A computed fold for a 104-nucleotide RNA from a Rhodobacterales bacterium, annotated as Guanidine-I riboswitch aptamer. The coordinates come from a structure-prediction model, not an experiment, and the mean pLDDT is 85. NCBI's taxonomy places the organism under Bacteria, Pseudomonadati, Pseudomonadota, Alphaproteobacteria, Rhodobacterales. Its Rfam family is "Guanidine-I riboswitch aptamer". From the family's description: This family represents a conserved RNA structure found upstream of the ykkC and yxkD genes in Bacillus subtilis and related genes in other bacteria. It was read from a public genome assembly, where an Rfam model found it.
[in-house]
Parts: sequence; C1' cells; structure tokens
RNA sequence: AGAGUAGGCGGCUAGGGUUCCGGCGGGCACGCGACUGGUCCGAGAGCCGCCACCGGCGGGGCAGACCCCCGCGCGGCGCACGGCGGGACAAAAGCCCGGGAGAC
Repeated sequence: AGAGUAGGCGGCUAGGGUUCCGGCGGGCACGCGACUGGUCCGAGAGCCGCCACCGGCGGGGCAGACCCCCGCGCGGCGCACGGCGGGACAAAAGCCCGGGAGAC
C1' cells in the first nucleotide's frame, strides 16, 4: 500500500415524523406534529431471542483417515470515534447510501 472477513432473521427500545385514529382550531372547506398519545418507520457501533458458522465432547454412516449426518440443561461469535450531503415511504429519523468519506 492492497485484498478479504467481521453472517442472517425475528421481537423490542432509543429515536423519528404525520398516512390513518385521536386531540386542538374552524360555521364549513379545511388547518395544526413548537399536539402528550395509538397505528406507522426504526439502530453496524442499543437490548433480547432463534438460526448459521467455529471449537470441544458423545453417537451413527463408510472397510477406512477423509467426508457426511445427529445430539449436548458445553463453550466461542471479538473490536467499533464518525460528518457534510443525498435517497425512500405520507413524512422524518440513530432507516438506506454507511463498519461509507474522514479520524485514531
């Protein structure tokens, strides 16, 4: 200096806005999210769970190491500071671009 890997899904929350409900204003049309909320969106660096993968142990298949399958009230699954700007949905966001640019 370069390349690869750092897994997937579900539930929830931090957070977010305003499509719907509700609320508030209005005679009506309609307006208001600097309306607590429900629906809704929602974290790589938040929580919980399941799966996958890795190690260990036990069992089975094969003549047999390899390889494949099953089980475990066994273990592992690390580290992670982060703009501006853009994008989608009704709209916004810690969502996506993004473990990005950049910094150490």